[in-house]
């Protein structure tokens, strides 16, 4: 240089173009003499910019970052 893949919550991952979820974590509460366990609440995200569409995490284009292959 060329080709391919990935980017969603603090972390690991989901999500037929139609209200963005789960587990772990953090925090508050209940329970307990206390801690742990358990249970309930809260918290928090679609890499960036355009395009298509009534509607985009999803489709298209460009860019950024990361990974793999080839030489």
């Nucleotide at each position: 240089g060329c080709g391919c893949c990935c980017a969603u919550a603090g972390c690991u991952c989901a999500a037929u173009g139609g209200u963005a979820g789960a587990g772990c974590g953090a925090u508050c509460g209940u329970c307990u003499u206390a801690u742990a366990c358990a249970c309930g609440g809260u918290u928090g995200a679609c890499c960036u910019a355009g395009g298509u569409u009534c509607g985009a995490u999803u489709c298209c284009u460009a860019g950024u970052g990361g990974g793999c292959g080839u030489a």